[in-house]
RNA sequence: CACCGAUAAGAGCACACCACCCGAAAGGGUGGGCCGCAAAGCCGGGGGCCCUGAUCUUUAUAAAAGGAGGGCGGCCAGGCUGCCGAA
Numbered sequence: 001c002a003c004c005g006a007u008a009a010g011a012g013c014a015c016a017c018c019a020c021c022c023g024a025a026a027g028g029g030u031g032g033g034c035c036g037c038a039a040a041g042c043c044g045g046g047g048g049c050c051c052u053g054a055u056c057u058u059u060a061u062a063a064a065a066g067g068a069g070g071g072c073g074g075c076c077a078g079g080c081u082g083c084c085g086a087a
Base pairs, nucleotide, nucleotide: 004085005084012037013036017032018031019030020029021028022027035074041080042079043078046076047075048072049071050070051069052068056066057065058064059063
C1' cells in the first nucleotide's frame, strides 16, 4: 500500500415514530428519537420500485392506459472518496 473487517479503539450516520415546514403525491428539510449501518459518505449515468397536480396521446359514461414529469443512494449493482489496523 492492497485485500479484508475484530466482542479492538476513537469517531460518524440516523429506520420506524412524533412536531413543524415544503410538495398534488411519492417524498424531502429541521428538531427530537435510535431500528440498524464498515461506507446507511457522495454520484439519479445502469437496473428496479414508488408518485400523478399540470400538459400530451388512445378509448369515450369517466375513468383507465400510455407518454411525460417527479421521487427512492437505508432497493440492487457500479463509479469516486474516507477512519482504524487484529486475524
This is a predicted structure of an 87-nucleotide RNA (c-di-GMP-I riboswitch aptamer) from a Nitrospirota bacterium. It matches the Rfam family "c-di-GMP-I riboswitch aptamer". Rfam describes the family as follows. GEMM was predicted in a large-scale screen for bacterial structured RNA regulatory elements. Taxonomically the source falls in Nitrospirota (Bacteria, Pseudomonadati). It was read from a public genome assembly, where an Rfam model found it.